[in-house]
RNA sequence: UACCGAUAAAGGCAAACCCGCCGCGAGGCGGGGACGCAAAGCCACGGGACUGACCCGCGAGGGCUCCAGUUAGCCGGGUUACCGAA
Numbered sequence: 001u002a003c004c005g006a007u008a009a010a011g012g013c014a015a016a017c018c019c020g021c022c023g024c025g026a027g028g029c030g031g032g033g034a035c036g037c038a039a040a041g042c043c044a045c046g047g048g049a050c051u052g053a054c055c056c057g058c059g060a061g062g063g064c065u066c067c068a069g070u071u072a073g074c075c076g077g078g079u080u081a082c083c084g085a086a
Stems, first nucleotide, its partner, number of pairs: 004084002012037002017032006035073001041079003045076003048071005054063003
């Protein structure tokens, strides 16, 4: 340096759920809370999933070519980084 990742050390993040706020919604932010996480830091680049709009349908509901979004804790990829047993 590149892998790798321990019942190591120091620390970190925080699912469900509850409260408040924002958003039509998916969902986000803050507080509480811990299921988990070695990138559960960051980036929507590829795929997936989801929402709105749109389209189809009398309806229940369905579709995803196009438009606008969400998800980095779905996977891949990119990028940066703490520690150092085997």
Annotation
Predicted 3D model of an 86-nucleotide RNA (c-di-GMP-I riboswitch aptamer) from Armatimonadetes bacterium 13_1_40CM_64_14. Its mean pLDDT, the model's own confidence on a scale to 100, is 87. It was read from a public genome assembly, where an Rfam model found it.